[in-house]
RNA sequence: GCGGGUAUCGUAUAACGGUCAUUAUGCUGCCUUCCCAAGGCAGAGAGACGGGUUCAAUUCCCGUUACCCGCU
Numbered sequence: 001g002c003g004g005g006u007a008u009c010g011u012a013u014a015a016c017g018g019u020c021a022u023u024a025u026g027c028u029g030c031c032u033u034c035c036c037a038a039g040g041c042a043g044a045g046a047g048a049c050g051g052g053u054u055c056a057a058u059u060c061c062c063g064u065u066a067c068c069c070g071c072u
Stems, first nucleotide, its partner, number of pairs: 001071007010025003018055001027043005048064005
């Protein structure tokens, strides 16, 4: 330099272009308990960045960035 892949709450992870973006764990509060742990309930928390297509984009297209794999 060329080709391919990946990027989603703190961490891990799901999704047919269409409801308020899923689940687990962690975090916060409440219940339970003499206290802790375990358990139950509730809550906050995410689309790498910039464009395009579309009534509607995490999803499709283009570019950039970071990382991974391969080729030279």
Molecule: transfer RNA
Organism: Candidatus Kerfeldbacteria bacterium RIFCSPHIGHO2_02_FULL_42_14